This is a predicted structure of a 469-nucleotide part of an RNA (small-subunit ribosomal RNA, 3' major domain) from an uncultured bacterium. Its Rfam family is "Bacterial small subunit ribosomal RNA".
[in-house]
Context: one part of a larger RNA
RNA sequence: UGACGGGGGCCCGCACAAGCGGUGGAGCAUGUGGUUUAAUUCGACGCAACGCGCAGAACCUUACCUGGACUUGACAUUGCCCAGACAACUGUGGAAACACAGCCUUAUCUUCGGAUACUGGGUGACAGGUGCUGCAUGGCUGUCGUCAGCUCGUGUCGUGAGAUGUUGGGUUAAGUCCCGCAACGAGCGCAACCCCUGCCUUUAAUUGCCAUCAUUUAGUUGGGAACUAUAAAGGGACUGCCUGGGUAAACCAGGAGGAAGGUGGGGACGACGUCAAGUCCUCAUGGCCCUUAUGUCCAGGGCUACACACGUGCUACGAUGACCGGUACAAAGGGAAGCAAGACCGCAAGGUGGAGCAAAUCCCAAAAAGCCGGCCUCAGUUCGGAUUGGAGUCUGCAACUCGACUCCAUGAAGGUGGAAUCGCUAGUAAUCGGAGAUCAGAACGCUCCGGUGAAUACGUUCCCGGGCC
Numbered sequence: 001u002g003a004c005g006g007g008g009g010c011c012c013g014c015a016c017a018a019g020c021g022g023u024g025g026a027g028c029a030u031g032u033g034g035u036u037u038a039a040u041u042c043g044a045c046g047c048a049a050c051g052c053g054c055a056g057a058a059c060c061u062u063a064c065c066u067g068g069a070c071u072u073g074a075c076a077u078u079g080c081c082c083a084g085a086c087a088a089c090u091g092u093g094g095a096a097a098c099a100c101a102g103c104c105u106u107a108u109c110u111u112c113g114g115a116u117a118c119u120g121g122g123u124g125a126c127a128g129g130u131g132c133u134g135c136a137u138g139g140c141u142g143u144c145g146u147c148a149g150c151u152c153g154u155g156u157c158g159u160g161a162g163a164u165g166u167u168g169g170g171u172u173a174a175g176u177c178c179c180g181c182a183a184c185g186a187g188c189g190c191a192a193c194c195c196c197u198g199c200c201u202u203u204a205a206u207u208g209c210c211a212u213c214a215u216u217u218a219g220u221u222g223g224g225a226a227c228u229a230u231a232a233a234g235g236g237a238c239u240g241c242c243u244g245g246g247u248a249a250a251c252c253a254g255g256a257g258g259a260a261g262g263u264g265g266g267g268a269c270g271a272c273g274u275c276a277a278g279u280c281c282u283c284a285u286g287g288c289c290c291u292u293a294u295g296u297c298c299a300g301g302g303c304u305a306c307a308c309a310c311g312u313g314c315u316a317c318g319a320u321g322a323c324c325g326g327u328a329c330a331a332a333g334g335g336a337a338g339c340a341a342g343a344c345c346g347c348a349a350g351g352u353g354g355a356g357c358a359a360a361u362c363c364c365a366a367a368a369a370g371c372c373g374g375c376c377u378c379a380g381u382u383c384g385g386a387u388u389g390g391a392g393u394c395u396g397c398a399a400c401u402c403g404a405c406u407c408c409a410u411g412a413a414g415g416u417g418g419a420a421u422c423g424c425u426a427g428u429a430a431u432c433g434g435a436g437a438u439c440a441g442a443a444c445g446c447u448c449c450g451g452u453g454a455a456u457a458c459g460u461u462c463c464c465g466g467g468c469c
Stems, first nucleotide, its partner, number of pairs: 008469006015460002019424005026315008034306002042053002064301007073126001077125008089102005106117004128290002131288003137284002139279003142275001144273001149188006155164003168179003194267004199235006209224002213222002238261001241255005317417001321376001323374005333364003338357002343352003383414001388409007430452007
C1' cells in the first nucleotide's frame, strides 16, 4: 500500500423479507459422472462445467475402433528426367477405396532444333498432422459487473515505500452534482451521442387503407388521401413552470400541464484489472513430436452402450379440467435445387396435381389459450400417456445397429413430491400459441414474436454478493 476479520459506521442488489410459479418424488427427452466397450473421439468441472463447444452424429460430419489400401501423398509451390492431351469407357478381383489389364490418345508458337501450357509417371526439395504444451503465445470469450470505480501531469507533504488530489459535509442510479479543503487540472470509466418502442406533425399513395359517393359474394371495381398501417424527415421532456424543504447550492417531496416526468420502457455499449479462468479441436502461432505414419483414402462399427448417481428440460398427476361440435382476434418471420392455394384420393401421416408467388400482391397459415353449446362427475377415471405388438407415410444410395411422423391395439409410473433449492418487481411472473436459424430428414433445445395477464415489497435484524470510510 493492499487483502482479510464470526471489528465498527454508512449504502446498494429478487440478497433476505413479502408474494407467485417451479426444481428435488413419477415417466420421458437431453447433457454429465461412473461403469462397460475393439471404440464408446476430444474439450468444458463451484458460482462462471453439465439442452455447454454441437444453429441439428443413419453414410458424410468424425477427430474414435476394426479391417482393407496408399507413400511427393487428399491439398500447395518448385527443380530435374520420362511419357502423353486430360478425361471417359470396357474387363477381372473387391465391401469399397483401389490394384491389374485393355481401349483411346494432345493443344499453342515455331527459325522444325525446340519452347510453352496442361496431364500422368519417376525423383529431390517438401506437403500433411483435430499429435503435445491455453503454464510459451496472438485473437476471441466467460467472470467479478453496467459494480463505480481505476489512474495520470504538475504542485505540496514524507528519509523512503507512499500520501494528497479520490478524504470530509450534503446529494445521486453513478468519483452524479454542490459546498468545503494543499491542492490545481486532466484521462479511461458514469451519463449523453446510436437502435427499438410510447405521442404529434409533415411528406408519400402501391401490393397497404376505406370515412363520404357509387358498386360487389369479397376494398371486388370506380374513386378517395380523411383514418389505419407502412417509412423517411422533424417536433416533443429540459426538474423547463409552481409550492414546500434545503446552505440564496446540488438536490429532494408534492403539484400543474402533458401521450410520456424526473435515466419514460427496452437494447447495443463492459474502465484499470482479477481468476497462470476457457479455448493450440474455429483460426493464427513459438517450441517439441510423427514422416511407408500420430499423414491420406475406403467399408463397417462407435460417438445412440446401461446396475447406477447428478444437472437442465418436457409431459403429467386433473373439474379454473379432459373430450366433441361451433365461432373470433395477433405479431414477427421464411419462401426458387423454394413456399405451394383451390380441387381430387386417403381415418390420418401423406399422395395426385399444380393456380399463384423472387412476394405489404401469392404461399407457408389452422394462431392457441378465449367465447358459445354438449358431455364426463372425482374414479388410477373419457385423468395421464410411458411401454409394447401390428399396419403404414415421408426424407434419403441407404432408416438393422440408429430418423421423424400417422393409424389401430396396448394403457406403466404418477394422488402435488423429504432434507434442500431456483426464477421473477409489470406488460414482469404465470400461461397460450406463432416463426426462424441449423437442416435431405431428424427439437421437449436455442433465438425471436405476439395473445391473456397477476400477487407482493412492512422493512434492512439476518443469509449471499458488492461499494465507501